The prediction has a mean pLDDT of 77. A computed fold for a 148-nucleotide RNA from a Thermoleophilaceae bacterium, annotated as c-di-AMP riboswitch aptamer (ydaO/yuaA leader). Rfam family: c-di-AMP riboswitch aptamer (ydaO/yuaA leader). About the family: This family represents a conserved RNA structure found upstream of the ydaO and yuaA genes in Bacillus subtilis and related genes in other bacteria.

[in-house]
RNA sequence: UUGUAGGUGUAGCCGAAUUCCUCGCGGUCUACCGCCGGGAUACGGGGGAACCACACGAAGGGGCGAAUCGGGCGCUGAGGCGCUCGUAGCGUGACUCUCUUGGCGCGAGCCCGACAGCUAACCCCGGAGGCGCGAAGAGAGAGGCCGA
Repeated sequence: UUGUAGGUGUAGCCGAAUUCCUCGCGGUCUACCGCCGGGAUACGGGGGAACCACACGAAGGGGCGAAUCGGGCGCUGAGGCGCUCGUAGCGUGACUCUCUUGGCGCGAGCCCGACAGCUAACCCCGGAGGCGCGAAGAGAGAGGCCGA
């Protein structure tokens, strides 16, 4: 250099939500760890022209997120609420993606406040939480990496 045979899994996972600096406090000091506050930050989201799109009326509308849309029962004057069965959709360690098959789990919550299509410049916000010994099953294809 070629890239053949062969290999690429078990301490993480969901999520945008990581990492660093720093005031203070605690773990008897340092180291280290934890917590509170502050500043950055990988990353994530919203608003916002032209062009384009949309242009009638009614129940307002919109955003984050997988978390929508229905059925049944009960309560309520109604709006709606509770329980339950489904469901769009989402998750299910393995280098990445796609597909097939099979089960399991989730299918919440919150915000804006009459207002938002797209959107250069520009402006704004978040950068949390939770789970963890098992379907962490099986198979196909493409690409990447390692490599005798």